[in-house]
RNA sequence: CAUCCGAAAGGGCUAUCUGGAUCGACCAGAGCGCAAAGCCGCGAGCCUUAUGGUGGUCGGGCUGCCGAA
Repeated sequence: CAUCCGAAAGGGCUAUCUGGAUCGACCAGAGCGCAAAGCCGCGAGCCUUAUGGUGGUCGGGCUGCCGAA
C1' cells in the first nucleotide's frame, strides 16, 4: 500500500408513524433497522390491468468513511 474482515470513534442513511408547510420536493419529533440501506433495473424474484415500481429481495457491476483483532 492492497485485499479480507468488522471492534472502537466520528458520522451517515431512513422502514413506519405523528405534526407542520408553499402539502409529491421540505422541516421537526418518535422510531424498525442498515457496514455500503451509496449508485446502476443487466438477470431473477415480488407488486401492478399496463406504463412502471421495488437497490430496505437476491445475484452481479462501480464507488466510498474509519482502522482494532
The RNA shown here (c-di-GMP-I riboswitch aptamer) has 69 nucleotides and comes from an Actinomycetes bacterium.
The coordinates come from a structure-prediction model, not an experiment, and the mean pLDDT is 78.
Taxonomically the source falls in Actinomycetes (Bacteria, Bacillati, Actinomycetota).
Rfam family: c-di-GMP-I riboswitch aptamer. Its family is annotated with cyclic-di-GMP binding in the Gene Ontology. Rfam 15.1 lists 5,092 matches to the family in 1,772 species.
The model forms 94% of the base pairs in the Rfam consensus.